The prediction has a mean pLDDT of 83. A computed fold for a 74-nucleotide RNA from Candidatus Methanodesulfokora washburnensis, annotated as transfer RNA. The organism belongs to Candidatus Methanodesulfokora, within Archaea. The same sequence occurs in records of 3 taxa.
């Protein structure tokens, strides 16, 4: 240098095939409700598409170039 996978909330994951429902799930954080007390259960809330550029009414997703993390080749 060439290929191949991946990069989404504080952590961990879906969902990308085949573009359009508020980006969905647990966990952790906030505040309630329940308990005699804590915990366990319930409710509610804030929180996320690696970056740039296309295409597109519309882009986490399709396409191009970067970066970064794993493998393979030489």
């Nucleotide at each position: 240098g060439c290929c191949c996978g991946g990069g989404u909330g504080g952590u961990g994951u879906a969902g990308u095939c085949c573009g359009g429902u508020c980006a969905g799930c647990a966990u952790a954080g906030a505040g309630g409700c329940c308990u005699g007390u804590c915990g366990a259960g319930c409710c509610u809330c804030a929180g996320a598409c690696c970056c740039g550029g296309g295409u597109u009414c519309a882009a986490a997703u399709c396409c191009c170039g970067g970066c970064c993390c794993g493998g393979g080749c030489g």